[in-house]
RNA sequence: GGAGUCAGCCAGGCAACCGCUGUGCUUCGGCAUGGAGGAAAGUCCGGGCUCCACAGAGCAGAGGGCCAGGUAACGCCUGGGCGCCAUAAGCCGGGAACGCAAGAACCCGGCCCAAAGCGACGGAAAGUGCAACAGAAACAUACCGCCGAUGACUGAUCGCAAGAUCAGAACAGGCAAGGGUGAAAUCGUGCGGUAAGAGCGCACGGCCGCACCGGCAACGGUGGCGGCGGGCAAACCCCCCUCGGAGCAAGGCCAAAUAGGCGGACAUCGAGGCGGCUCGCUGAGUCCGCGGGUAGGCUGCUUGAGGCGUCGGGUGACCGGCGUCCCAGAUGAAUGGUUGCCCACGACAGAACCCGGCUUAUCGGCUGGCUCCCAUU
RNA sequence: GCUCCCAUCGUCUAGUGGUCCAGGACACCGGCCUCUCACGUCGGUAACAGGGGUUCGAACCCCCUUGGGAGCGCCA
Numbered sequence: 001g002g003a004g005u006c007a008g009c010c011a012g013g014c015a016a017c018c019g020c021u022g023u024g025c026u027u028c029g030g031c032a033u034g035g036a037g038g039a040a041a042g043u044c045c046g047g048g049c050u051c052c053a054c055a056g057a058g059c060a061g062a063g064g065g066c067c068a069g070g071u072a073a074c075g076c077c078u079g080g081g082c083g084c085c086a087u088a089a090g091c092c093g094g095g096a097a098c099g100c101a102a103g104a105a106c107c108c109g110g111c112c113c114a115a116a117g118c119g120a121c122g123g124a125a126a127g128u129g130c131a132a133c134a135g136a137a138a139c140a141u142a143c144c145g146c147c148g149a150u151g152a153c154u155g156a157u158c159g160c161a162a163g164a165u166c167a168g169a170a171c172a173g174g175c176a177a178g179g180g181u182g183a184a185a186u187c188g189u190g191c192g193g194u195a196a197g198a199g200c201g202c203a204c205g206g207c208c209g210c211a212c213c214g215g216c217a218a219c220g221g222u223g224g225c226g227g228c229g230g231g232c233a234a235a236c237c238c239c240c241c242u243c244g245g246a247g248c249a250a251g252g253c254c255a256a257a258u259a260g261g262c263g264g265a266c267a268u269c270g271a272g273g274c275g276g277c278u279c280g281c282u283g284a285g286u287c288c289g290c291g292g293g294u295a296g297g298c299u300g301c302u303u304g305a306g307g308c309g310u311c312g313g314g315u316g317a318c319c320g321g322c323g324u325c326c327c328a329g330a331u332g333a334a335u336g337g338u339u340g341c342c343c344a345c346g347a348c349a350g351a352a353c354c355c356g357g358c359u360u361a362u363c364g365g366c367u368g369g370c371u372c373c374c375a376u377u
Numbered sequence: 378g379c380u381c382c383c384a385u386c387g388u389c390u391a392g393u394g395g396u397c398c399a400g401g402a403c404a405c406c407g408g409c410c411u412c413u414c415a416c417g418u419c420g421g422u423a424a425c426a427g428g429g430g431u432u433c434g435a436a437c438c439c440c441c442u443u444g445g446g447a448g449c450g451c452c453a
Stems, first nucleotide, its partner, number of pairs: 001373010012342007020035006037348001041359002044357005049247004056279004061243005066080005081121001082119003090111006098103001122238002127236002129232002143179002145175003150172002153168006187205006206228004210223005251299004261290006272282002292452003306325008343346001378449007387403004395433001405421005426442005
């Protein structure tokens, strides 16, 4: 300097004039001051707040899932563990051309290296279930095949006989090496072994369990300890953990209006609260349909797990101390328009009770981390 | 604003992990029939909203996005 990747920040600027809206002051003319976002979005998680028992027990149901920490809490974040992945180089094997040969470069396949990156990452050795087609067989099976040790059979030889030996065939049987099927085939490779075979034995490697050591733990290391039980849990399920329900149209107050009516169901023998059921608590009206009236105001409402600065602790997320600041609150719903100048010519998009996250959309610009390549010193 | 639901040919739908490059009806196109049209008959075109994941395998299971629809004021 370039490429890739990840993370953070900014989100056109300035000025003039005219508008909209909250608050304060006002001599009612005005004046001062505040006025969208990183996602305000999707409503996917988690909380605050409010009401219903200040929220209870069990079953059912929903959700989470490596470990530790952070946090009000989380499915989020931080740190760690384990696993996975690319290009080039390197190593191994094969191929074609050239070549007496060796053989660089080329092509193909595999291995190694693992920083950033990615991972819905408990259990398949509790049970049930599934696996189309193909295949003999998808969890205990044999189509082709291999074998002739064993039993029976046939023949030959020996023997008085019982039987023995040899040969044959493959009926019973043994095997799962090889072929073939498949996404997946009963630990892999090699040697031994055997009638043929097989973790049957051994060496190396893989996996599971156990023991010891290190670590808070996940996990890692070692072992002339024991074993080999295939996959799917974003199939049921098992284990551990979390969750009461509803949502600001929650909830509280005031005002206006009338047909506070009619019909039905249930109810102090317990309705309703209480989403599904049972218990428990509470204790008086409740629900449905038809019809009618009203479409007003105040509150909740923005000072908060708040922002900024600084010091300290921590690898970090984050926490603590001190100082300082107040920074939208609308309700037909404000945050805009015009002009001028400048530049990198401006994207996605707009609060509606409030926060912490995730996800998605986003013109461009800046900064930083990591990996690789090239050049120079 | 809040709470839910749905998405398969042009339209209505079946399919709930495999025999599905997705079946049926109407519609559309072409052939036959007819003097011509209709009816009838034979054949054809045409879809899993988009993206990602799990799985050997996804229209179906999971996640994100997009689009569409429904309900909810007070007197009470």
Predicted 3D model of RNase P RNA and transfer RNA as a complex of 453 nucleotides.
Its mean pLDDT, the model's own confidence on a scale to 100, is 77.
It holds a member of the Rfam family "Bacterial RNase P class A".